[in-house]
RNA sequence: CUCAUUCAGACCGGCAGAGGGACUGGCCCUUAGAUGCCGGGGCAACCUUCGAAGCUAACCACUUCGAAAAGGUGCCAAUUCCAGCGGACUCCAGUUUUGGGGUUCGGGAAAUGAG
Repeated sequence: CUCAUUCAGACCGGCAGAGGGACUGGCCCUUAGAUGCCGGGGCAACCUUCGAAGCUAACCACUUCGAAAAGGUGCCAAUUCCAGCGGACUCCAGUUUUGGGGUUCGGGAAAUGAG
């Protein structure tokens, strides 16, 4: 950089000791122990493995569906905690063009995997 996914799911112990939830704002978590490291446990099914169907003359490859969890990652507060940029609809305040809220669509950013 490209592609895919992100409203589901899954916690205990030890060490250490003040911050943490990417950023900004909000809102949360936290000495009844944050965060990190280590050990164990678990979740999930991206890669992976197996099977079926499609395609094919047949195979490979590919696509779809299903199953598994040995291996490579990942993850185990809150929807990616919510919002951030833009559009549509709508409610309230205000009255000359704005402020605030809600729903929804698209985008951005981030995270994870594969390349």
Predicted 3D model of a 115-nucleotide RNA (SAM riboswitch aptamer (S box leader)) from a marine sediment metagenome.
RNAcentral holds the sequence, with entries from MGnify.
Its mean pLDDT, the model's own confidence on a scale to 100, is 84.
Rfam family: SAM riboswitch aptamer (S box leader). From the family's description: The SAM riboswitch is found upstream of a number of genes which code for proteins involved in methionine or cysteine biosynthesis in Gram-positive bacteria.